[in-house]
RNA sequence: AGAGUUUGAUCCUGGCUCAGGAUGAACGCUAGCGGCAGGCUUAACACAUGCAAGUCGAGGGGCAGCACGAGUAGCAAUACUUGGUGGCGACCGGCGCAAGGGUGCGUAACGCGUGAGCAACAUGCCCGUAUCAGGAGGAUAAUCCAGGGAAACUUGGUCUAAUACUCCAUAAUAAUAUUUAUCGGCAUCGAUAUAUAUUUAAAGCUUUGGUGGAUACGGAUUGGCUCGCGUGACAUUAGCUAGAUGGUAGGGUAACGGCUUACCAUGGCAAUGAUGUCUAGGGGUUCUGAGAGGAAGGUCCCCCACACUGGAACUGAGACACGGUCCAGACUCCUACGGGAGGCAGCAGUGAGGAAUAUUGGACAAUGGAUGGAAAUCUGAUCCAGCCAUGCCGCGUGCAGGAAGAAUGUCCUAUGGAUUGUAAACUGCUUUUGUAUGGGAGCAAUAAGGCCUUCGAGAAGGCUGAUGAGAGUACCAUACGAAUAAGCAUCGGCUAACUCCGUGCCAGCAGCCGCGGUAAUACGGAGGAUGCGAGCGUUAUCCGGAUUUAUUGGGUUUAAAGGGUGCGUAGGCGGAAUGAUAAGUCAGUGGUGAAAGUUUUCGGCUCAACCGGAAAAUUGCCGUUGAUACUGUCAUUCUGGAAUAUGGUUGCUGUGGGCAGAAUGUGUGGUGUAGCGGUGAAAUGCAUAGAUAUCACACAGAAUACCGAUUGCGAAGGCCGCUCACAAAGCCAAUAUUGACGCUGAGGCACGAAAGUGUGGGGAUCAAACAGGAUUAGAUACCCUGGUAGUCCACACUGUAAACGAUGAUAACUAGCUGUUGGUGAUACACAAUCAGUGGCUAAGCGAAAGCGAUAAGUUAUCCACCUGGGGAGUACGACCGCAAGGUUGAAACUCAAAGGAAUUGACGGGGGCCCGCACAAGCGGAGGAACAUGUGGUUUAAUUCGAUGAUACGCGAGGAACCUUACCCGGGCUCGAACGGUACAUGAAUAUAUCAGAGAUGGUAUAGCCAGCAAUGGCAUGUAUCGAGGUGCUGCAUGGUUGUCGUCAGCUCGUGCCGUGAGGUGUCGGCUUAAGUGCCAUAACGAGCGCAACCCUUGUCGUUAGUUACCAUCAGGUUAUGCUGGGGACUCUAGCGAGACUGCCACCGCAAGGUGUGAGGAAGGGGGGGAUGACGUCAAAUCAGCACGGCCCUUACGUCCGGGGCGACACACGUGUUACAAUGGCAGGUACAGAGGGCUGCUACCCAGCGAUGGGAUGCUAAUCUCGAAAACCUGUCUCAGUUCGGAUCGGAGUCUGCAACUCGACUCCGUGAAGUUGGAUUCGCUAGUAAUCGCGCAUCAGCCAUGGCGCGGUGAAUACGUUCCCGGGCCUUGUACACACCGCCCGUCAAGCCAUGGAAGCCGGGGGUGCCUGAAGUUCGUUACCGCAAGGAGCGACCUAGGGCAAAACUGGUAACUGGGGCUAAGUCGUAACAAGGUAGCCGUACCGGAAGGUGUGGCUG
Repeated sequence: AGAGUUUGAUCCUGGCUCAGGAUGAACGCUAGCGGCAGGCUUAACACAUGCAAGUCGAGGGGCAGCACGAGUAGCAAUACUUGGUGGCGACCGGCGCAAGGGUGCGUAACGCGUGAGCAACAUGCCCGUAUCAGGAGGAUAAUCCAGGGAAACUUGGUCUAAUACUCCAUAAUAAUAUUUAUCGGCAUCGAUAUAUAUUUAAAGCUUUGGUGGAUACGGAUUGGCUCGCGUGACAUUAGCUAGAUGGUAGGGUAACGGCUUACCAUGGCAAUGAUGUCUAGGGGUUCUGAGAGGAAGGUCCCCCACACUGGAACUGAGACACGGUCCAGACUCCUACGGGAGGCAGCAGUGAGGAAUAUUGGACAAUGGAUGGAAAUCUGAUCCAGCCAUGCCGCGUGCAGGAAGAAUGUCCUAUGGAUUGUAAACUGCUUUUGUAUGGGAGCAAUAAGGCCUUCGAGAAGGCUGAUGAGAGUACCAUACGAAUAAGCAUCGGCUAACUCCGUGCCAGCAGCCGCGGUAAUACGGAGGAUGCGAGCGUUAUCCGGAUUUAUUGGGUUUAAAGGGUGCGUAGGCGGAAUGAUAAGUCAGUGGUGAAAGUUUUCGGCUCAACCGGAAAAUUGCCGUUGAUACUGUCAUUCUGGAAUAUGGUUGCUGUGGGCAGAAUGUGUGGUGUAGCGGUGAAAUGCAUAGAUAUCACACAGAAUACCGAUUGCGAAGGCCGCUCACAAAGCCAAUAUUGACGCUGAGGCACGAAAGUGUGGGGAUCAAACAGGAUUAGAUACCCUGGUAGUCCACACUGUAAACGAUGAUAACUAGCUGUUGGUGAUACACAAUCAGUGGCUAAGCGAAAGCGAUAAGUUAUCCACCUGGGGAGUACGACCGCAAGGUUGAAACUCAAAGGAAUUGACGGGGGCCCGCACAAGCGGAGGAACAUGUGGUUUAAUUCGAUGAUACGCGAGGAACCUUACCCGGGCUCGAACGGUACAUGAAUAUAUCAGAGAUGGUAUAGCCAGCAAUGGCAUGUAUCGAGGUGCUGCAUGGUUGUCGUCAGCUCGUGCCGUGAGGUGUCGGCUUAAGUGCCAUAACGAGCGCAACCCUUGUCGUUAGUUACCAUCAGGUUAUGCUGGGGACUCUAGCGAGACUGCCACCGCAAGGUGUGAGGAAGGGGGGGAUGACGUCAAAUCAGCACGGCCCUUACGUCCGGGGCGACACACGUGUUACAAUGGCAGGUACAGAGGGCUGCUACCCAGCGAUGGGAUGCUAAUCUCGAAAACCUGUCUCAGUUCGGAUCGGAGUCUGCAACUCGACUCCGUGAAGUUGGAUUCGCUAGUAAUCGCGCAUCAGCCAUGGCGCGGUGAAUACGUUCCCGGGCCUUGUACACACCGCCCGUCAAGCCAUGGAAGCCGGGGGUGCCUGAAGUUCGUUACCGCAAGGAGCGACCUAGGGCAAAACUGGUAACUGGGGCUAAGUCGUAACAAGGUAGCCGUACCGGAAGGUGUGGCUG
């Protein structure tokens, strides 16, 4: 100090989460020791038991109990007597019990903190000073006697003492009243001195040392009271107050005071938050933080409050009293039922509550306290110990050597390696800790007493002199022996640390993001690693990070956020000069800011924690002295801000009145006739009762064309015909006047579009609602025809809008350019200045960017308003306003990890522009109808093996299923296996023939039967055993390779540079051009790569070289005939090498690139035709069954062999084809012309047989040699429009061929049979030239063939393209976007289901507080004739006040509730499709009405 998380990516805004520290903690796992701390946070809930406050005999009378002594009796034991002694229960009396200890209920307060004040006060014990203590008296407790009661307790009588009580005397610097003087003070007043009068004191004990007593003054300490400042939340608490505020008088108090009473006055507090409600003890300090802050207030210290709950006083120096009293209440206990007792928030302890918090311990040794002269006693204060890893700190669990890098485990690329790991074993060493034994503290200072010294009246100092709970503890020494001692969490990123197995969206994990659906570093286990370590994790809470409440230190155009606008109150802020003052401010100084704590430093425990000393700090408050720049205050001035006057000027500024024309509608009349109107198209509607149209006249209401505009005016809303009146405002110019009069503005007041409301008018148009017609699946809409509120006016209300510049007001400053409105100056239609507005573009600067930019979103100042994640929600409740609709103010529970802004790249659009393609159009021929062939789906089946499924599956894998193939089914066999390799052993076979069983595989039998080598052995083969097998089983979503498609579309990228915070852009855009990102021009780009093109093959022309099997012009020979022969190298042809085409030339257009041309030339002309060639990528496209391959699965079977069957089924549906439907034809006869291929298990000439398929002979050819071989065409004839001389399916019969075998299930031939079909609905396919169409030929596979398929070859050989509006696909640019799995996207609302929290609600049940009335204990005070007492006084009674109790009506605040409202959440429910693209009717805002729902429509507004 930051990090993760919104996106395809980016920047920003913004929330959520994490890493740190802390705790009086708790829980889980684990645990060796010590030191120092801490330990009911919950029920201020209830408490058994013990203890926590007594002491003094040196105040007193006494003497129960104890001890001693004495006496009497007795031998003694013992009994009895005796206050004589030590002492002392109970009693009188004194002091203490108000401290110490506990708790945090109450309290928002002078309670606390801090600083002052008391001239308005008190103070026991302690200290100092002064004075005094004379005399008298009567009681009473105890004891004793007699009673009552269960008890607690209590009544009566008799005797008695005191430092108990009373009286008299004396007395002051005391108190009260009065007098005078001086001095002082902040007011009331105070101090000092003086005089007079009145009043009030005492206590003794004694060892004779002393101690105690009384009064007064002073000190110290402690307290009481008052004040300034500080010290929670809520305004959805806005008014509160009757002793209330003040005065006078009386009373009361230690003291001031409405503290209290009477009278008088009517005040007092409050937006600087009164009152009310809720919460809470406050501080020193503690945690955190860089700090400022935020949070907390346990332990320790200070203060306060409380003591079962409420009230009250008494005593006392002090209490309204924790372990006192009285009363009331609740609760518990005892009881003889009559009545009594009690108060752990003291220490232990118990129950309860709770996640959770200890022993019914020891000691007064120390410190402190009470009493006492003291010894001493008491002391759960305190000091110690016990329990608990609750925290902090320290120590240990060993150290060194040791590589065969052991074994086990784990992992891997696995003959081996890596890791665990110097780790272990093993060797040496040490002994903290531990165990054992022995020693053994400090804490102790002193008391009484004794001795000494100093002053010397009893004080100080020194020496001596009892006492230790903790504790035989700490500590020390010796011995032994590595001996007694390691866990927890984590390992996807944040965040240090990785692999295997299991699991398979299951089980589970998770702080956030998120993991898990068969290869999980994220679940569980293991190995390994990382972190910390006697602890480690988790949970909870606080601060931090979070500048995420922002004083330090944030924002508000679009992210959340500027009030709709103005006026203005309080408040805040405020121009220039001079003087005064010194409140703020600054400096010095004094006081205070307790101690502890914190920080620094020094020291003590072996170190540390801990403890001690010193210093700093305590940022504060108060006083005092000074300074006077700034702010304030006062005074005097000034003119620059502001305002006023004078004069001009401007305008759709406002209010009221008058007038005008056009349009619309209606009415009346005329002309006129069949339609009008309306729409995408229609219909509803109007019209022969005369519409629409047209003319004239009249009436009504509303609105003001053109001018008209980034024009003007107004604070905003808003304001447009002309004119009059009234009113207001701005601006300009020059002077004058006032003299800071200013700015902003919480509350407040006023204004405030449209819709809406009330009353009364008005009502032409338009038009929510409504009705009808259309559209549609529906259409509560869009469109059409009507139409009511309303729209208009007056008066009143409402008070909201995308009331927007989404930008508050005011003032100042900071480069420019260019329009325009108003004014001024200027002779001026140049040119230009200035002031006030209103626009555009830009510098600097700002901004996340878009953008803003003198009209700031720049730089500053002042004031106001507002914001703090999304949803829930501008909702609920409450309050205020409103006639209502509703408005203003305005939450929470719950829920999510995002929601959002700007910009980027894509994709998409029923957005735009440009361009291309047999994409459409123009044509030709088809498909879709028929029959058949073939493939697919479906169905069927024992099986109908598997795969391919929009385009991009369906005559596809398959370029050939009768067996085989074959993967499927049924049945029968085999298990080293059908094939192959290695090793070991055994054997000699293998093989051939024959035969038997069997469906065959297979098995049995018989005969024949190894080779090389001398041998060892080797080869070959079989069997047995074993190691490898085998699998067309799964996963194409684990893969390689290959392929389809977009698409032969023109695109896809890179380097450097530049631009941008960045994603990214530029280049690759723009103009022209091209088939093309082809090229040219331009240009912050310059270049380059993969694609395009070219290079390659083929075809078209020519040349050259070479001629066999090809060719044959010339020469020769020969034949019935033929390049048949000699020969030739001319031609064709063959196959090598070259040439040729490049817009090169001409004309025109163009800057160029290039284009155009029945141009020339040329075989070919602008890419000559065809082929091969497929960029980056997309579709988790296809294929594990072609092959290869990871993982998983089977192993007498999911392997393998055999026989048979199936892949060929058949109601049906689809795709692709073939043949047709005929005359451009069929049939018959005749006659021509190819190319490219194939051929020895082959092609076969020729001859013979057969109608034919074919058969039987025979010859050539391993091929430019032989052979397979054309059909359309052409010529002639016939048929004459018909289900035919078309068509050939189907079926019957007879054959041929292949093959082991044609039943399922082959092809072909012949004879016979002769089905559907007469050109095919919606729709749809191919093709732009040697193409379509049409005609035949060949080849691969192959025994044969289901081939009408596929791949090739040539023959004949068209039509049409105006053109790019539309359909489809594609390319480029641009635009919008809420899409990015990318429109097959996203997404809204009702309804249905489950869960959750919440509002309302008849009622029901509580709670705290107040008010009124009744009653009213104890107690203080007051009053009092009857009783007691001589009296003082008391009892009793009464009055006032009050706790408590009762009654009553309201308010406030909770819980619960039938029912009800909306909200949120939830992989695959229903209905629609509102929004995002022009989202298919642009959207949104306010308002009103309507509708299952999103929503629709009206009206005004906004552009987002």